About this RNA
This is a predicted structure of a 72-nucleotide RNA (transfer RNA) from Parcubacteria group bacterium Gr01-1014_31.
RNA sequence: UCCGGGGUAGCUCAACGGCAGAGCAGUGGACUGUUAAUCCAUUGGUUGCGGGUUCGAAUCCCGCCCCCGGAG
Repeated sequence: UCCGGGGUAGCUCAACGGCAGAGCAGUGGACUGUUAAUCCAUUGGUUGCGGGUUCGAAUCCCGCCCCCGGAG
């Protein structure tokens, strides 16, 4: 330098172009002699950045940045 994959909640990951979610973690509560476990509720997002297309973009297109793999 080129090719492919990826970047979404604190972490691991979902999401036919039409409400942004799950598990774990966190917080509050129940339970317990206490802790753990379990159960209930609940907080948390400029979807890497900037543009474009569209009635509507996490999703499609363009340019950058970062990570992983491959080629030279």

Its Rfam family is "tRNA".